Context: one part of a larger RNA
RNA sequence: GACGAACGCUGGCGGCGUGCUUAACACAUGCAAGUCAAGGAGAAAGUUUCCUUCGGGGAAUGAUUAAACUGGCGCACGGGUGAGUAAUAUAUAAGCAAUCUGCCCAUAAGUUUGGGAUAACGUCGAGAAAUCGGCGCUAAUACCGUAUAAUGCAGCGGCACCGCAUGGUGAUGUUGUUAAAGAUCUUGAAUCGCUUAUGGAUGAGCUUGUAUCUGAUUAGCUUGUUGGUGAGGUAAUAGCUCACCAAGGCUACGAUCAGUAGCUGGUCUGAGAGGAUGAUCAGCCACAUUGGAACUGAGACACGGUCCAGACUCCUACGGGAGGCAGCAGCGAGGAAUAUUGGGCAAUGGGCGAAAGCCUGACCCAGCAACGCCGCGUGAAGGAUGAAUGUCGUAAGAUUGUAAACUUCUUUUGGUGGGGACGAAAAAACAGGUUGGUAGCCUGAAUUGACGGUACCCACAGAAUAAGCCCCGGCUAACUACGUGCCAGCAGCCGCGGUAAUACGUAGGGGGCAAGCGUUGUCC
Numbered sequence: 001g002a003c004g005a006a007c008g009c010u011g012g013c014g015g016c017g018u019g020c021u022u023a024a025c026a027c028a029u030g031c032a033a034g035u036c037a038a039g040g041a042g043a044a045a046g047u048u049u050c051c052u053u054c055g056g057g058g059a060a061u062g063a064u065u066a067a068a069c070u071g072g073c074g075c076a077c078g079g080g081u082g083a084g085u086a087a088u089a090u091a092u093a094a095g096c097a098a099u100c101u102g103c104c105c106a107u108a109a110g111u112u113u114g115g116g117a118u119a120a121c122g123u124c125g126a127g128a129a130a131u132c133g134g135c136g137c138u139a140a141u142a143c144c145g146u147a148u149a150a151u152g153c154a155g156c157g158g159c160a161c162c163g164c165a166u167g168g169u170g171a172u173g174u175u176g177u178u179a180a181a182g183a184u185c186u187u188g189a190a191u192c193g194c195u196u197a198u199g200g201a202u203g204a205g206c207u208u209g210u211a212u213c214u215g216a217u218u219a220g221c222u223u224g225u226u227g228g229u230g231a232g233g234u235a236a237u238a239g240c241u242c243a244c245c246a247a248g249g250c251u252a253c254g255a256u257c258a259g260u261a262g263c264u265g266g267u268c269u270g271a272g273a274g275g276a277u278g279a280u281c282a283g284c285c286a287c288a289u290u291g292g293a294a295c296u297g298a299g300a301c302a303c304g305g306u307c308c309a310g311a312c313u314c315c316u317a318c319g320g321g322a323g324g325c326a327g328c329a330g331c332g333a334g335g336a337a338u339a340u341u342g343g344g345c346a347a348u349g350g351g352c353g354a355a356a357g358c359c360u361g362a363c364c365c366a367g368c369a370a371c372g373c374c375g376c377g378u379g380a381a382g383g384a385u386g387a388a389u390g391u392c393g394u395a396a397g398a399u400u401g402u403a404a405a406c407u408u409c410u411u412u413u414g415g416u417g418g419g420g421a422c423g424a425a426a427a428a429a430c431a432g433g434u435u436g437g438u439a440g441c442c443u444g445a446a447u448u449g450a451c452g453g454u455a456c457c458c459a460c461a462g463a464a465u466a467a468g469c470c471c472c473g474g475c476u477a478a479c480u481a482c483g484u485g486c487c488a489g490c491a492g493c494c495g496c497g498g499u500a501a502u503a504c505g506u507a508g509g510g511g512g513c514a515a516g517c518g519u520u521g522u523c524c
Stems, first nucleotide, its partner, number of pairs: 001523003005520005012376006018369002020334001025332001027330001029329003034073003038070002046061006080287003089212008099204002104200008113145003121136006152177006159170004182192003185188001213259003220250003225247008262284004266277004289310005312323004340366001342365003348362001349360004379409004390399003415460005423451001430444005468513005473494003479508005489496002
């Protein structure tokens, strides 16, 4: 000097930040991921009305369609934590002639024609529940066929160019093979979709070089181990896996083993070189009660998905079930120690949707805490008989001290009253223009604020509402008196205290910093 600090005394305001460093301990409660002109479907209930054999039936509304269901997209993002990890990581520099990539952009072509189911629902049944079974009905952008078929894919060919090369690129011949889904109404050169291909963008995967803590009181380690051939496997290379063959590979430039640890941009310190560190913010990685596994998917071996096993908790009718805050709040425990079970989607961003919109504990705000940094205030000017009080005193006086009183002035902050924002730009819908057009674009007017009646501004009264903490032997700025008497005590080091203590305790005075001041801890 610094801090994600804690403790003691003290404490007026504002702005901006920051806030479980310990038990990756256990968690009550609420919320944190939904959404949709694909569908059944103009479901039903309800309401109105008509008919009625009074059991009921039809129509309209409900309805741009409540819940649930099938289906699409999303749920792999965003948010949390740092347990593991010393290299399957990170940083940096390269490579993939060894790769994939939903949504998005551009270009080209297409979107033919059929079928059978099933959930919801109805009914019957099992069960305490979770949930499940039988029978029956129905739809789709769900599922399965069919047509078409290239610049895709596969096989067989030749040609040109490029490359050190296993090869790559470009057209090209032939054979085989591979696709789709429709919706809406405004009926169109419509809008939104769907399929295939090529390129791009974005994201991801893999490979290589170098660098990255401590220990030799760890010296040898390794059998899929090192390499080859072949096969399998993957989006893709590879002992990634397998069969066979060879016997290799790493190591004193520290292998192996053990300990510790997420890495980085950065942060703190220092003149620098360095040293220490990795909270907040940003990039990457890893993890989601513990261990294992795959499914779906463009993407996961998936925090709020599935299955199995373990521990734990809860429900149970004892047969069986349910759960996972290292999301936001909050509770217990641990601890020196760390906040509200708040408001809002107004802004920014994300998901779905054509859109309106819905969802969003991301985020934006507010609350708590002097935890930090910065700013402001606690009054200003005048005022000597140098009042009183206190302290000291050689009893003259000195000091407290312009300090107070008193006079004049101001009103930040706080209080009361009034006005009152920026953050809002839009999108959609509406009107107009352009246009073949309903597409797109342009213009216009209008709408939208959680914070918040907040910031800010004006007025009013009134010095009114606001100072402490540590120190005074030397280092080190600042001295006297009394008390105590090697006692009580102080102390960072040297050291003070045994009867005149500037070092202990108190008082007066003084010094330093100041809404803080000291102490402790840690780092340089």